[in-house]
Context: one part of a larger RNA
């Protein structure tokens, strides 16, 4: 010093985030017991009383009565603290084994939904199993969460369920068309229409499915408010209830309550950033190791700590780890420096070596930082990221058969059918042709039927009449006759063939079940039924599962912005040149805005005249180096490269020496040659545009061309070559055809290449000072305040930078302990004052000392209460976590609001939540040992000193004096005294605390010897068992003392004399005054040094060891003593403490009482006494 215990004066939560911890309560009997309530509870509510022993009452228990002793009778131990308010959750229960026990989970109850039994759901490849040997009062899933009162509006979105007309839709079916090849039948390829399911679109329903539930403007006779009205939008606009809340940012909202004082708490209000109804809303008795606030009791939590016990620590003996360690001969200050030095520079300090302590530093140890960033890292999780897969659903085919009916694509045959306008009139198309039909009854009439565009066409039947009728020609028409023939089309009917679908029935495949049998792939019977199941193909669905992706730059990262190309500046007179530097453009346009030839001169101004025409339009003249124009940005250029006109297509084909730029890829310029052209008389110009932007590699695919290749041959397919086309591949040198998020559950590799803390640099911001002085101050800049401006200082704010540290420099606040600065809050000394006094204002000097306790909050801060002489500002890694705490922030649990489809997120809120280290070095506080030097040796005494440190505070009140001053009210300076407070030191006489080998009381239990046995006495244990008292010692709350006095030299300031400068001037020479600051005076440290005095020795002296010890003490040391001795123990006596021992006797039924007896016992104190040990000895 720590831990675990015991006790504590006065106060009693003042402690603190918080009564954490401790104390207190506690058993049994009796009395008594509130609000509220689900009537059960609440309740051991609360609050009180009693409790031992002896005797008696018939007995056990209980009770009653009388008696006895104690400070105390559940005498020890075991054994609820209580009450009130609120939040949350109904309750008992469960949970993160090892930081979270909760408000989270569960729960009974409620609701929705699926499931009819071979159930749904689940596991499994399957068989099969669970569900269940259950059957809708059952089982599965989801949400909510007892109970009470309730549960509003919205179906637009998503989801689920239902619907089926239409649209869309795969394989399969179908087979038009086209291609290749072929002597031909053909073969191969292509694959249109049509047909074709679920799904999707579509139409509805469903919110106790996922979810959602508004603005603006005006309005009432004070004002305010807005029942009321208008308007816009919506699927619908939040109802009841609750509301600054576990939800409220602003916010410590406002009011009330509680408190001296209340960021918390309770009650209200409603302005709900961002409440709200089974993601349940609002209440609620009971319950809770839950969270919040208050009160009573209680206390060492605190004011403010003290003593004691035990275990460590320390010393000795024995035994004997670990961390750490580049090597160490390991000082301070200032500076420097990769920016915080034991190690560098300078100065200073230091004789050497240990032990006990303490943790300020060694950017101490431990763990390749968990925060942050980076990685074309990882892992999980999510989803309307991408791509797959399982599951599920769908259709086709197979297993798979028979019959009937209905409908039906298609084909064939037959018969009909066909109206634009014009036109005799209902012209289907094309072709051929000039005739064809008719007594084998043409045509017409009557009747009927079909179609129909209402014109008519066609057919049939009987009857009547009886010989012709229709074309060609003309007109009209794109086309001419159903006159006739052939081949077709549209639509319709009939028949046949045949496809598909639907329905009904059957049973022999198949499935299931029953019965028989030992079993079976058997038989019997029944049910379902060509379905189901299974296989293959097909489409849909699909975070159920999986694999992955999810850019870079960046004054950290994210958010924002940007990413290619062109022009200018930056760019420093060659080229080039960066920044999240400053300005702008581009992702085209033009068949003329190209080529060529010829011609012309622009903008603007002045003058003139004309017209309706104003500064504005047009015309004429003059001036006019470009002040215009040049498709477009800017720059550069240009009087032709601008403008106008004519003719035109060189906006050509094939090549290309040579240059420029560039890492490359590529980009740019380009004479010249050949071909065939345009314009021009010609020379000549022309391979787009005054130049510089108008863009995209490779792969892949498409189109056209080709005297290219052609897998036996010939072809073809396919490829190749040339030309062209398809990328906001715009992250624009383009990772893929195809890609988003979360991580606080996290992980790995790295980074001080890069953020958060601190340091450093800087000082915009901040703070402070100064200069100037407009103005305010009645007057007057400067008593006081001071604008607009200007100049500095500081390194306390907020920042900037990113320099040390990411193989770790622990972060806010509190506690503890400080130390420095001064820009001074108080106290001290001064000047000025718009200073009468008192009280102030302001400035100068001054850092010696001092600078409060509480309420609220995690707070620093701040507000408040009460004080004070005052309640100063800052630095020190926002001093201080190898010193403490852990309330806040900042892991993992959980909840609310908000955001997000979601996983999740929030400088929003709320509740809960492991703080390790034995000290090697330096530093610091103590305690020792040794050596050197000087003196001839040793001992004793006295005096002095460098240096370092400590201390330094304040003061009611009284006198001076109710004086000076003042109209009064009021009311001093200076000086003299002084209680008290604060702080410090010492001490234990007093007052107290403690006092574990003192004394006594007493509960439970155990017990030796003695005794016939028992009792008594005595002893052990139970925290020293508990309780009462307490000596010494140690202690504070107790007592005493101190913070005094006097000088020196000074600060601001105030002076004397006095010149330079005949004056003036405190200064230049000279002489003074002047402060709690400075130096002394006071106190402490005194190893060491110096001086003086006395004694001692020349062969012994001194010291040490050893021993007994304490006024000393961790050890060591110091001090006392060692037989010529009181050093310790013992003994005796006393002091002091406790309180009347035991035994015996007497009294009483007994518990007990009385007497012997102020007795007995006694630790540390005092005195005496050699009984024991300090012998001997080195």
């Nucleotide at each position: 010093u720590u831990a675990u215990a015991u006790u504590g004066a006065a106060g009693g939560a003042a402690c603190u985030c918080g009564g954490c911890a401790a104390a207190a309560u506690u058993g049994c009997u009796c009395u008594g017991u509130a609000a509220c309530u689900u009537a059960g509870g609440g309740a051991u509510a609360a609050a009180g009383a009693g409790u031992a022993c002896c005797u008696a009452a018939u007995u056990a228990a209980a009770u009653u009565a009388g008696g006895u002793g104690u400070c105390a009778c559940u005498a020890a131990a075991u054994a609820g603290g209580g009450g009130g308010u609120u939040g949350c959750g109904a309750c008992u229960g469960u949970u993160u084994a090892a930081u979270a026990a909760a408000a989270a989970c569960u729960u009974a109850g409620g609701a929705c939904u699926c499931u009819g039994c071979u159930a749904a759901a689940u596991g499994g490849u399957a068989a099969c199993a669970u569900g269940a040997u259950g059957u809708a009062u059952a089982g599965g899933g989801u949400c909510u969460g007892a109970c009470a009162c309730c549960u509003g509006c919205c179906c637009g979105g998503u989801a689920c369920u239902g619907g089926a007309a239409g649209a869309u839709u795969a394989a399969u079916a179908g087979g038009a068309u086209a291609u290749a090849u072929u002597u031909u039948u053909g073969u191969a390829u292509u694959g249109a229409a049509u047909g074709g399911a679920a799904g999707u679109c579509c139409c509805a329903g469903u919110a106790a499915a996922c979810g959602g539930c508004g603005g603006c403007c005006g309005u009432a006779a004070c004002u305010c408010u807005g029942a009321c009205g208008g308007u816009c939008c919506u699927a619908a606009g939040g109802u009841a209830g609750c509301g600054a809340a576990a939800u409220u940012c602003c916010u410590u909202g406002u009011c009330g309550g509680g408190u001296a004082a209340g960021u918390u708490c309770c009650g209200a209000c409603c302005u709900g950033c961002a409440u709200g109804a089974a993601u349940g809303g609002u209440g609620u008795a009971a319950c809770g190791a839950c969270a919040u606030c208050c009160c009573c009791g209680c206390u060492g939590u605190c004011u403010c700590c003290a003593a004691u016990a035990u275990a460590a620590a320390c010393u000795c003996a024995g035994u004997g780890a670990a961390u750490u360690u580049g090597a160490a001969a390991u000082a301070u200050c200032c500076g420097u420096g990769a920016a915080g030095a034991u190690g560098c520079g300078g100065a200073u300090u230091u004789u050497u070596u240990a032990u006990a302590g303490u943790u300020a530093g060694a950017c101490g140890g431990a763990a390749a930082g968990a925060c942050c960033c980076c990685g074309u890292g990882a892992a999980c999780c999510u989803u309307u990221a991408c791509u797959a897969c399982a599951u599920u659903u769908u259709u086709a085919u197979a297993u798979u058969g028979u019959u009937a009916u209905u409908u039906u694509a298609u084909u064939u045959u037959a018969u009909a059918u066909g109206u634009g306008u014009a036109g005799u009139a209902u012209a289907a198309g094309u072709g051929g042709u000039a005739a064809u039909c008719u007594u084998u009854a043409a045509a017409g009439c009557c009747u009927u039927u079909a179609c129909g565009c209402u014109a008519g066409u066609a057919a049939a039947u009987u009857g009547c009449u009886u010989a012709g009728a229709u074309a060609a020609u003309a007109a009209a028409u794109g086309a001419a006759a159903u006159a006739c023939c052939a081949c077709u089309c549209u639509u319709a009917u009939a028949a046949a063939a045949g496809u598909a679908a639907a329905u009904a029935a059957c049973u022999a495949a198949u499935a299931u079940u029953u019965u028989u049998u030992a079993u079976a792939u058997a038989a019997u019977a029944a049910u379902a039924u060509a379905u189901a199941g299974u296989a293959u193909a097909u489409a849909a669905u699909u975070g159920g599962u999986a694999g992955u992706u999810u850019g870079a730059c960046u004054g950290g990262g994210g958010c924002g912005g940007u990413c290619a190309c062109c022009u200018c500046c930056u760019a420093a007179a060659g080229a080039g040149u960066a920044a999240c530097g400053g300005a702008g453009g581009u992702g085209u346009a033009c068949a003329a805005a190209g080529g060529u030839a010829a011609g012309u001169u622009c903008a603007a101004a002045a003058u003139g005249a004309u017209u309706u025409u104003u500064a504005a339009a047009a015309c004429a003249u003059u001036u006019g180096u470009a002040g215009a124009a040049u498709a477009u940005a800017a720059u550069g250029g240009u009087a032709a490269a601008a403008c106008u006109u004519g003719c035109u297509u060189g906006a050509c084909u094939g090549u290309a020496a040579g240059a420029u730029a560039g890492a490359c890829a590529u980009a740019u310029c380009a004479a010249a040659c050949a071909g065939g052209g345009a314009c021009g008389a010609a020379a000549g110009u022309c391979g787009g545009u005054c130049a510089u932007a108008g863009u995209g590699a490779u792969c892949c695919g498409a189109u056209a061309a080709a005297u290219u290749u052609u897998u036996g041959u010939g072809g073809a397919a396919a490829a190749u070559u040339u030309a062209u086309c398809g990328c906001u591949u715009a992250a624009c040198g383009g990772a893929u055809a195809a890609a988003a998020g979360g991580u606080a559950c996290u992980c790995c590799g790295g980074g001080g290449a890069u953020a958060a803390c601190a340091g450093g640099c800087u000082c915009a911001u901040g703070a402070u000072u100064c200069c100037u002085a407009a103005g305010a101050g009645c007057u007057c800049a400067u008593a006081u305040c001071g604008a607009c401006g200007g100049a500095a200082u500081c390194g306390u704010u907020u920042g900037g930078c990113a320099c040390c540290u990411c193989g770790a420099u622990g972060u806010c606040g509190a506690c503890u302990c400080a130390u420095c600065a001064u820009a001074u809050c108080c106290u001290g000394g001064a000047g000025c004052u718009g200073a009468a006094g008192a009280a102030g204002g302001u400035u100068c000097c001054a850092a010696g000392g001092g600078u409060u306790u509480g309420g609220c909050u995690g707070u620093u801060c701040g507000c408040c209460a009460a004080u004070u002489a005052a309640a100063a500002u800052g630095g020190u890694a926002c001093g201080u976590g190898a010193g403490u705490u852990g309330g806040g922030u900042u892991u993992a649990g959980a909840a609310c609001g908000u955001c997000g489809u979601g996983a999740g997120a929030c400088a929003g809120u709320u509740u809960g939540g492991u703080c390790c280290c034995u000290a090697u070095c330096u530093g610091c506080u103590a305690u020792a040992a040794a050596a050197u030097a000087u003196u001839u040796u040793g001992a004793a005494a006295a005096a002095a000193a460098a240096a370092a440190g400590a201390a330094u505070c304040u003061g009611a009140c009284u006198c001076u004096a109710g004086u000076a001053c003042g109209a009064g009210a009021g009311g001093a300076u200076c000086g003299a005294g002084a209680a008290g407070g604060u702080u410090a030191a010492a001490u234990c006489u007093c007052u107290g605390g403690u006092g574990u080998a003192u004394a006594g009381g007493u509960u439970g239990u155990u017990u030796a010897a003695u005794u016939a046995a028992a009792a008594a006495a005595a002893a052990g244990c139970a925290u020293u068992g508990c309780c009462u008292a307490g000596u010494a010692g140690c202690u504070a709350a107790a007592u005493u003392u101190a913070u005094u006095u006097u000088g020196a030299a000074u600060a601001a300031u105030u002076a004397c004399u006095g010149a330079a400068a005949g004056c003036a001037u405190a200064u230049a020479a000279g002489u003074a005054a002047g402060a709690a600051a400075u130096c002394a005076u006071u106190c402490u440290u005194a190893a060491u040094u110096u001086u003086u005095u006395u004694c001692u020795a020349a062969a012994g002296a001194a010291a040490a060891c050893u021993g007994u010890a304490a006024a000393a003490g961790a050890u060591u040391a110091u001090u006392a003593c060692a037989u010529u001795a009181a050093u310790a123990g013992g003994u005796u006596u006393u002091a002091a403490g406790u309180a009347u021992a035991a035994u015996u006797a007497u009294u009483g039924u007994a518990a007990a009482a009385u007497a012997u007896u102020a007795a007995g016992c006694u630790u540390a104190a005092a005195a005496a006494u050699a009984c024991u040990a300090a012998u001997a000895g080195u």
Molecule: large-subunit ribosomal RNA, half B
Organism: Fusobacteriaceae bacterium